[in-house]
RNA sequence: CGAGUGGUCCGUGCGGUCGCCGGUCGGCCCUCUGCGGGGGGCAGGCCGGAGGAAAGUCCGGGCUCCAGAGGGCAGGACGGUCCGUAACGCGGACGCCGGGUGACCGGCGGAAAGUGCCACAGAGAACAGACCGCCCCGGUUCUUUGGAUCGGAGCAAGGGUGAAACGGUGGGGUAAGAGCCCACCGCCCCGGCGGCGACGUCGGGGGCACGGCAAACCCCGUCCGGAGCAAGACCAAGCAGGGGACCGGGUGGCCCGCUCAACGUCCCCGGGUAGGUCGCUAGAGGCGGGCGGCAACGUCCGUCCCAGAUGAAUGAUCGCACUCGACAGAACCCGGCUUACAGGACCACUCGCCUC
RNA sequence: GGCGCCGUAGCCAAGCGGUAAGGCAGAGGUCUGCAAAACCUCCAUCACCGGUUCGAAUCCGGUCGGCGCCU
Repeated sequence: CGAGUGGUCCGUGCGGUCGCCGGUCGGCCCUCUGCGGGGGGCAGGCCGGAGGAAAGUCCGGGCUCCAGAGGGCAGGACGGUCCGUAACGCGGACGCCGGGUGACCGGCGGAAAGUGCCACAGAGAACAGACCGCCCCGGUUCUUUGGAUCGGAGCAAGGGUGAAACGGUGGGGUAAGAGCCCACCGCCCCGGCGGCGACGUCGGGGGCACGGCAAACCCCGUCCGGAGCAAGACCAAGCAGGGGACCGGGUGGCCCGCUCAACGUCCCCGGGUAGGUCGCUAGAGGCGGGCGGCAACGUCCGUCCCAGAUGAAUGAUCGCACUCGACAGAACCCGGCUUACAGGACCACUCGCCUC
Repeated sequence: GGCGCCGUAGCCAAGCGGUAAGGCAGAGGUCUGCAAAACCUCCAUCACCGGUUCGAAUCCGGUCGGCGCCU
C1' cells in the first nucleotide's frame, strides 16, 4: 500500500425569540373548614424533557391479583462442558466436529429402549440384494490355447441406480472372490494417567456387529401455576330492576387440595356512568476509581438524579457551521434476542506485495 | 398499550413431508349457419426471507400484511 476478520462507540452541532409537558420555589386571587389545614386558578424564577433500536412482542425477571402458588396428570420450552446472572432460549471461557492459507466463522444430548418414514430410480433401502458382470464343472455346437448356447455350483471385486448400497487403502490369498488373512486408518470394548468437566492421551483386546431422519413420535436430563398496569386498589357521581345456580363460585386444560358461605357468592338479561386519585418511576440505575476474576461478571468507595403524559408534551421561526443529516418517537419497569438504519470515528488481529 | 387467530390462482377453497385436488370466473379449441349448453386443453413466486431434511405449501426461526377480543 492492497485485501480481509472480530469488536467498541457516535449517529447533526451552537446561539436568539415565542410556545408545549412535568417538577420545585415563593407571590397574588378564589373556595371549603371542625381554624390544624385542604382544594383550585393566574402570571413568574429555576431545573428536567425520547432511542440505539423507544420497534417486533420473540424469550426471561420484577410488580399486582388469584393459597407469598401446594401435589399429580396433560402440555410447553431448552439441550457439548463448566461458569456468570434476579432469570433466560442470553453472555463468557473451554471441548469436539466441519469450513477458511489465516485472523476467524458455523454446528452440538440419545438412532446398539421402542415405533414410524426413506418418494422416484434401482436387482436390492435395513435380519438387503444379483440387473450387467467374474469364475468353475457338465452337455451341445462351430471357423477348436478359443467363441456361441443350455444346465448346475460358487462370488460380490468391477459396472450401473440413488440423497444414501451393509467399513476404507494397499498387500497376501483364491478357480474367481471376500476381514478369508495381514499392515495402516476408522469403529467397538476394557484399563492406566491428566482435567471440576466436556474431553485428551497412552496401553491392551475384538475382524467389525451398529445406514439416515428426533426443527417425526419418543427416551433421558433441566426448567415452567395462571393472567396481565385496559393487572390491581380507592374516591365521587348516576341507575330500575328481573331471572337463575348453590351438585356453586374464586385460579389454568383436567383431578386433588385450599378458600368464600345465604343480610352470601356467582352467571344471564336489562339499566346507569364515560369523572378524579394511587399504581407511575430512585432503579438488578448512570458516571469515575480501587480490588477479585482469563473473561462474562462480582464487590467496595465517591459522585449524580436523568420524561412520566391520559386526546396524550419535543414544535415554530431566525442566524451560523459542516462531511447537508439514515432508521425511527416513551405509555408499568428492567435484562436479553431479533429486525430497520445515510454516514462517521476508534481498537485489536490476519494474509499478500514493496521498502528499510 | 396488551392478548389471540389467519395468509394456497381474479373469487371460494382441499391438501399438513414425496408431481399442489375440486368448483366459479377467464383464454384457446371441438360442435353450430351464429350462439348457448356440453366436451377437451391452458392458467399457482402456496405472503416474503433464511434454516432442518435426500426432498418443505406442510416442520423451525424471522419479516410483512389482514382480522378479532379487552375498559
Predicted 3D model of RNase P RNA and transfer RNA as a complex of 427 nucleotides.
The coordinates come from a structure-prediction model, not an experiment, and the mean pLDDT is 83.
It holds a member of the Rfam family "Bacterial RNase P class A".